This is a predicted structure of a 123-nucleotide RNA (SAM riboswitch aptamer (S box leader)) from Aequorivita sp.
């Protein structure tokens, strides 16, 4: 590298340089951008995963505090859909007198995977 855990609807700007494309990765949309986007540098903010201080402990962790260290990280929800499955509403067809049943499609919702991102550990 592969891998393991945990979180990812919150929140942070400016100035130089560069010169066209950028939001991962495959499709489909929508968005930023020469009123200079993207990326690099400097300063500054934001978080609070790791050290730290502090309580609790069942010794696996939990909570509180602060930001000096080592990170990250400062358009839009990880920009949004796509995979599975569940509820609801709606529309077809079938049975069916109505209620309801099944079967398919659209829609919304949480919710899990997969995939990426960071941070520890670990190789």
């Nucleotide at each position: 590298a592969u891998g393991u855990u945990a979180u990812c609807a919150a929140g942070a700007a400016a100035g130089g340089c560069c010169g066209a494309g950028g939001g991962a990765a495959u499709a489909g949309a929508c968005c930023c951008u020469a009123u200079g986007a993207c990326g690099c540098c400097u300063u500054a903010g934001c978080a609070a995963c790791c050290u730290c201080c502090c309580g609790a402990u069942u010794c696996a962790u939990c909570g509180g505090g602060g930001a000096a260290g080592g990170u990250g990280c400062u358009a839009c929800a990880u920009u949004c859909u796509a995979c599975a499955a569940c509820a609801g509403u709606c529309c077809c067809g079938a049975u069916a007198g109505c209620c309801a049943u099944c079967g398919g499609g659209a829609u919304u919702g949480a919710c899990g995977a997969u995939a990426g991102a960071u941070a520890a550990c670990g190789a």
It was read from a public genome assembly, where an Rfam model found it. The model forms 94% of the base pairs in the Rfam consensus.